[in-house]
Context: one part of a larger RNA
RNA sequence: UGACGGGGGCCCGCACAAGCAGCGGAGCGUGUGGUUUAAUUCGACGCAACGCGAAGAACCUUACCAAGGCUUGACAUGCUAGUGGUACCGAUCCGAAAGGUGAGGGACCCUUCGGGGAGCUAGUGCAGGUGAUGCAUGGCUGUCGUCAGCUCGUGCCGUGAGGUGUUGGGUUAAGUCCCGCAACGAGCGCAACCCCUGUUGCCAGUUGUAUUUUUCUGGCGAGACUGCUGAGAGAAACUCAGAGGAAGGCGGGGAUGACGUCAAGUCAGCACGUCCCUUACGUCUUGGGCUACACACACGCUACAAUGGCCGGUACAGAGGGCUGCGAAAGCGCGAGCUGGAGCUAAUCCCACAAAGCCGGCCCCAGUUCAGAUUGCAGGCUGAAACUCGCCUGCAUGAAGGCGGAGUUGCUAGUAACCGCAGGUCAGCACACUGCGGUGAAUACGUUCCCGGGCCUUGUACA
Numbered sequence: 001u002g003a004c005g006g007g008g009g010c011c012c013g014c015a016c017a018a019g020c021a022g023c024g025g026a027g028c029g030u031g032u033g034g035u036u037u038a039a040u041u042c043g044a045c046g047c048a049a050c051g052c053g054a055a056g057a058a059c060c061u062u063a064c065c066a067a068g069g070c071u072u073g074a075c076a077u078g079c080u081a082g083u084g085g086u087a088c089c090g091a092u093c094c095g096a097a098a099g100g101u102g103a104g105g106g107a108c109c110c111u112u113c114g115g116g117g118a119g120c121u122a123g124u125g126c127a128g129g130u131g132a133u134g135c136a137u138g139g140c141u142g143u144c145g146u147c148a149g150c151u152c153g154u155g156c157c158g159u160g161a162g163g164u165g166u167u168g169g170g171u172u173a174a175g176u177c178c179c180g181c182a183a184c185g186a187g188c189g190c191a192a193c194c195c196c197u198g199u200u201g202c203c204a205g206u207u208g209u210a211u212u213u214u215u216c217u218g219g220c221g222a223g224a225c226u227g228c229u230g231a232g233a234g235a236a237a238c239u240c241a242g243a244g245g246a247a248g249g250c251g252g253g254g255a256u257g258a259c260g261u262c263a264a265g266u267c268a269g270c271a272c273g274u275c276c277c278u279u280a281c282g283u284c285u286u287g288g289g290c291u292a293c294a295c296a297c298a299c300g301c302u303a304c305a306a307u308g309g310c311c312g313g314u315a316c317a318g319a320g321g322g323c324u325g326c327g328a329a330a331g332c333g334c335g336a337g338c339u340g341g342a343g344c345u346a347a348u349c350c351c352a353c354a355a356a357g358c359c360g361g362c363c364c365c366a367g368u369u370c371a372g373a374u375u376g377c378a379g380g381c382u383g384a385a386a387c388u389c390g391c392c393u394g395c396a397u398g399a400a401g402g403c404g405g406a407g408u409u410g411c412u413a414g415u416a417a418c419c420g421c422a423g424g425u426c427a428g429c430a431c432a433c434u435g436c437g438g439u440g441a442a443u444a445c446g447u448u449c450c451c452g453g454g455c456c457u458u459g460u461a462c463a
Stems, first nucleotide, its partner, number of pairs: 001463002003460003007457007015447002019411005026302008034293002042053002064288007073126001077125007088105002093100002108117003128277002131275003137271002139266003142262001144260001149188006155164003168179003194254004199222007225248001228242005304404001308363007320351003325344002330339003370401001375396007417439007
């Protein structure tokens, strides 16, 4: 000087408390451990691994396994030699395909007519490796943590390590600002500058509006700054109350992550040092596996019902996507869906009926008109192909489950909870993820305690 303390002081954070909804019990989905397996490819492991890499494993992907092939190779480039029946096409036969065999057909460019080029064959340098090392690395990322800190120049103090500044008194979300002070300044961080949103003016409006409008869309402005009043020892910073205002004292949200820590993560995104393989640890193909299942954990979905379930009627979004795409009307089908093709390169047309809600009716507390697992049969769709191993529909079947032990998670407002919609990935496949709107709460006395963090101080046999 740090680090640590079941030392002290001050202060924060959904950290506790106060509340609301959950998880932990059930069934199912997904991930992981374990076990099994020819293989169940690999990585990630407290927070910060476990719906994570994967924004989508039937083949492909694919890195794994079995079997069958190839060897200058699936791909790049250099050199040497050869090559006109050459390159290329390719019948037949073997084969699951890859691959092998190869009857037969059969070229191009330049030329000084010698030949050269391209292609091919052989050979040789080499290619190739998702093989190892993230403890050799770059780059990128997680985390402490959006926490308020981390430093420098000069000066001053100290033999020195180092200190001071950065400590102190106030204050703040903040090393934010004020005052004081052997310090005076400065840098990276904080804040602001950027984007969205809430109010309003002007301009322009197509495809939006029945209509000029309003709404809406796009652009440029205004507005909020403790500006005004009062109070606080009031000097300052600031705090509290109030007025006006759509909005106050950072209005709400996002992007933005200092010096560093964890030899944190990633050699499988990419790059790269070294080591290793080279008729195989490369490469191609078919099939299988990544989907196994006594079990254990993690994250979700659906429920256990009457604030509900079912039936009929009826209302209101936002944000997105669409060309070998979205696909309307109409017709067929109980339905998934099929036929059909209008319109749309989209403020025009389509996906697309939002759902919870509201109105009316039935059910009457029961393993039920709750719940829907499982299984049988019959169908639909995508795709060469749904056996292993897709999704959906109809009929039948109707399991566990009556609110969950110890424990544990999220959330402070348009939030939680509940409700649906869209998108990416994608041929097909979403209970996941990323967004979007609709309905819309309860509670916070307080900081003793648990966890994490900041500043000062104290002890130390630790560095």

About this RNA: Small-subunit ribosomal RNA, 3' major domain from a metagenome, 463 nucleotides, folded computationally. The coordinates come from a structure-prediction model, not an experiment, and the mean pLDDT is 85.